[in-house]
Context: one part of a larger RNA
RNA sequence: CCAUGUCGAAGGAACUCGGCAAAAUGACCCCGUAACUCAGGGAGAAUGGGUGCUCUCCUAUCUUUUGAUUAGGAAAGCUACACAUAACAGGGGUUAGCGAUUGUUUAUUAAUAACACAGGACUUUGCUAAGUGGUAACAUGAUGUAUAGAGUCUGACACUUGCUCGGUGUUGGAAGGUCGGGAGGAGAAGUGUUAUAAGCUUUGAAUGGAAGCCCCGGUAAAUGGCAGCAGUAACUCUAACUGUCCUAAGGUAGCAAAAUUCCUUGUCGCAUAAGUAGCGAUCUGUACGAAUGGUAUAACAACUGCCCCGCUAUCUCCGACAUGGACCCA
Numbered sequence: 001c002c003a004u005g006u007c008g009a010a011g012g013a014a015c016u017c018g019g020c021a022a023a024a025u026g027a028c029c030c031c032g033u034a035a036c037u038c039a040g041g042g043a044g045a046a047u048g049g050g051u052g053c054u055c056u057c058c059u060a061u062c063u064u065u066u067g068a069u070u071a072g073g074a075a076a077g078c079u080a081c082a083c084a085u086a087a088c089a090g091g092g093g094u095u096a097g098c099g100a101u102u103g104u105u106u107a108u109u110a111a112u113a114a115c116a117c118a119g120g121a122c123u124u125u126g127c128u129a130a131g132u133g134g135u136a137a138c139a140u141g142a143u144g145u146a147u148a149g150a151g152u153c154u155g156a157c158a159c160u161u162g163c164u165c166g167g168u169g170u171u172g173g174a175a176g177g178u179c180g181g182g183a184g185g186a187g188a189a190g191u192g193u194u195a196u197a198a199g200c201u202u203u204g205a206a207u208g209g210a211a212g213c214c215c216c217g218g219u220a221a222a223u224g225g226c227a228g229c230a231g232u233a234a235c236u237c238u239a240a241c242u243g244u245c246c247u248a249a250g251g252u253a254g255c256a257a258a259a260u261u262c263c264u265u266g267u268c269g270c271a272u273a274a275g276u277a278g279c280g281a282u283c284u285g286u287a288c289g290a291a292u293g294g295u296a297u298a299a300c301a302a303c304u305g306c307c308c309c310g311c312u313a314u315c316u317c318c319g320a321c322a323u324g325g326a327c328c329c330a
Stems, first nucleotide, its partner, number of pairs: 001325008010316002014314001019311001027051004036041001052078003056074005062067001091309003095305003099300001103115002119154007131140003158295003162226003167223002169219005176214003183207001187203005228244004254288001255285001266282005
């Protein structure tokens, strides 16, 4: 010096990305226990107190005689610095984000806010079902039958889920347009003949012709989308109001410098001596927004921020000791 431990004056997070690590708390009994809440919880909330031994009684119990087992209780006294005497055995609180919760996951750097979930919605399937595997037979779905099966999205509960069907998709449509091979065979050319004709060869118009596409409707918890410009109010500013252009329709409710905010450490407030962090507001949303869900939310979490109390060698600032190494000598 390294590893693992023990102790430490004064201070007590000043350390650090961050209290990482360590310390602290810890058992049982009693008192007491807030906001909030889905009334179950929160809660072991928090905050306090007790615990040894001796002796005398009491209650219940057991045995049976003046006892004794077990359990519980009361009073008085005694000794230690210390009585859950060692070991084992929650640190706590406030606030915000995210996900409701239990569960699952990257065997071997990630346990998470990711996946799943109950619940919600849409689409599809009438049974020889749709879907799936297989070239097929067949199997599965299912020894099920729409309160069932399959697919997609969302993700408890609460309050809600706005406008848009123009594009893409999907679905409905006995009309019309377009349209393939094939059918059809008006006609034309060649050949045939002395010349016609028939025949033969080649070509070939009309006609009729399915789905699809065009066309006409529906459908957004389908894929998606949800604007500008200008003027206007008794100081100024702003614009409830007005005009105009475009659109399928112009972002509603709610939320918002956000896990989303570039400018940005926006601005204001709280907290600190000091706060690019945090919380509460504001709205100028570069580029939130309603099941690609929006907004709230008790409980829960080896999740992620911020703060406070306690605690400490994390630090100011290092020292001493123990064990085992490394190292040195033999």
The part of an RNA shown here (large-subunit ribosomal RNA, domain IV) has 330 nucleotides and comes from Nicotiana tabacum.
The RNAcentral record of the full RNA draws on SILVA.
Its mean pLDDT, the model's own confidence on a scale to 100, is 86.
Lineage of the source: Eukaryota > Magnoliopsida > Gunneridae > Solanaceae > Nicotiana.